[in-house]
RNA sequence: AACUUAUCAAGAGUGACUGAGGGACAGGCCCAAUGACGUCCGGCAACCUCCAGAAAUGGAAAGGUGCUACUUCCUGCAGAAUGGUUCCAUUCUGAAAGAUAAGAC
Numbered sequence: 001a002a003c004u005u006a007u008c009a010a011g012a013g014u015g016a017c018u019g020a021g022g023g024a025c026a027g028g029c030c031c032a033a034u035g036a037c038g039u040c041c042g043g044c045a046a047c048c049u050c051c052a053g054a055a056a057u058g059g060a061a062a063g064g065u066g067c068u069a070c071u072u073c074c075u076g077c078a079g080a081a082u083g084g085u086u087c088c089a090u091u092c093u094g095a096a097a098g099a100u101a102a103g104a105c
Stems, first nucleotide, its partner, number of pairs: 003103006013041001015040003021031003025076004042068003047064002049060004072097001077094008
């Protein structure tokens, strides 16, 4: 890198260092010198893990990850409804793409 399964509307700092970019991609809309991104510390959560249990489920947080602006920030493809009608807007549903975990090669 590609494959399988599950989850993605909740939660989490007025800390230290550093110093210009960041929110995957494209369009939009935003965040950012009143300090973003990153690193450390703190914290959140509970996939793996541990305990109880036949199971459903409940509990714990030492360890492996993860996360810590905005629903995965919104939309990107298809369908349905409504309103105007070459098409567009709004709402809903599903997919796609992406992220994370566990597994398998």

SAM riboswitch aptamer (S box leader) from Pueribacillus theae, 105 nucleotides, folded computationally. The organism belongs to Pueribacillus, within Bacteria. RNAcentral holds the sequence, with entries from Rfam. Model confidence (mean pLDDT): 84 of 100.